[in-house]
RNA sequence: CCGUGCAGCCGGGGAAUUAGCGGCUCCCUGUACCUGAAAUCCGCUAUAGCAGGGGUGAUGCACUGUUGAGGGUAUUUAUCGUAUGCAGCUGCCCUUCGUAAGCGGCGUUGAUAUCCGGGUCUUGCGCGGCGGGAAUCCGCGAACCGUGUCAGGUCAGGAAUGAAGCAGCACUAAACGGAACCUCCCGGGUGCCGCAAGGGUGCCUUGAUUGAGCAGGCUGCGAAGGUAACGUGCUUAUGGUGGUAUUCGAUGCAGUGCGCACGG
Numbered sequence: 001c002c003g004u005g006c007a008g009c010c011g012g013g014g015a016a017u018u019a020g021c022g023g024c025u026c027c028c029u030g031u032a033c034c035u036g037a038a039a040u041c042c043g044c045u046a047u048a049g050c051a052g053g054g055g056u057g058a059u060g061c062a063c064u065g066u067u068g069a070g071g072g073u074a075u076u077u078a079u080c081g082u083a084u085g086c087a088g089c090u091g092c093c094c095u096u097c098g099u100a101a102g103c104g105g106c107g108u109u110g111a112u113a114u115c116c117g118g119g120u121c122u123u124g125c126g127c128g129g130c131g132g133g134a135a136u137c138c139g140c141g142a143a144c145c146g147u148g149u150c151a152g153g154u155c156a157g158g159a160a161u162g163a164a165g166c167a168g169c170a171c172u173a174a175a176c177g178g179a180a181c182c183u184c185c186c187g188g189g190u191g192c193c194g195c196a197a198g199g200g201u202g203c204c205u206u207g208a209u210u211g212a213g214c215a216g217g218c219u220g221c222g223a224a225g226g227u228a229a230c231g232u233g234c235u236u237a238u239g240g241u242g243g244u245a246u247u248c249g250a251u252g253c254a255g256u257g258c259g260c261a262c263g264g
Base pairs, nucleotide, nucleotide: 001264002263003262004261005260006259008056009055010054011029012028013027014026015025019045020044021043022042023041033053034052035051036050060258061257062256063255064254065253066252070248071247072246073245074244075243076242078241079240080239081238082237083236085234086233087232089231091230093226094225095224096223097222098221099220101219102218103217105214106213113209114208115207117205118204119203120202121198122197123196124195125194126193127191128190130187131186132185133184134183136179137178138177139176146171147170148169149168154163155162156161
């Protein structure tokens, strides 16, 4: 120097799980053999996958430093979202009172105010009306216990005649129906009614005096009270992003180091 075979290597990391390690699972990086089984799991034991097959054999492997994709944990009143509770607050909404800036209404065909009078109010009396009743008029209406007349028949009588009296007819009582409101009685939350007495808070109104406001409907403003639906503030919980700390850490870069055995 060449050849053959072996070591080494043929991805790595985080989470989860595990006594621990690796794998299947989820995730990050990125392309770096194949097949089989494997999450109530599969296989190992600190030299930490198992079984079988294949490739490479020094731009490969190991170590150190640096870089820091990405993941985990904790914390923070930094922020956003969701949920919960509290607070009538600074909003919104409702009620009451006041005001009268704006709008609207009334007002010199006289606002407001003052005085006189009246009404509305209470009581009494009266008149009318309403309701009820009585009386009045008409109709109808009594087998017998209403009246009048009483056929027939009955009774008395020698007879003449007389007596009682059913039916019928007429007139009526009670009852029933109708008409009118001339009369009387009773009653009332009866009446644009009248008279008298009383009353005087409020409202309305006549007349007289005065002469420009009145009122508070809507909006506005002020005060008091109320309401947790929305907004707002705060509390608690949770999730995301950011910050801080910590932990694991791929990749890239730089440097250093590097086999074993046999044969020629």
Molecule: Bacterial large signal recognition particle RNA
Organism: Lachnospiraceae bacterium